[in-house]
RNA sequence: GCCUGUUUAGCUCAGCUGGCAGAGCGUCGCUCUCGUAAAGCGAAGGUCGUGAGUUCAAUUCUCAUAGUAGGAA
Numbered sequence: 001g002c003c004u005g006u007u008u009a010g011c012u013c014a015g016c017u018g019g020c021a022g023a024g025c026g027u028c029g030c031u032c033u034c035g036u037a038a039a040g041c042g043a044a045g046g047u048c049g050u051g052a053g054u055u056c057a058a059u060u061c062u063c064a065u066a067g068u069a070g071g072a073a
Base pairs, nucleotide, nucleotide: 002071003070004069005068006067007066010025011024012023013022019056027043028042029041030040031039049065050064051063052062053061
């Protein structure tokens, strides 16, 4: 250099043949408790790697590019 995956919340990952961005864990607050843990309730947290294109509309389709994992030689 070539081929194939992958990149979404602090972490692990869903969502992806276009139409409001989600779960678990974690964090914070409240309830409960003599207190802590557990449990219950609630909240915050996202330029969906980056840049273009197509479209009324893009996390989703197309192209380029960067990171990362693997493959052939």
Molecule: transfer RNA
Organism: Phycomyces blakesleeanus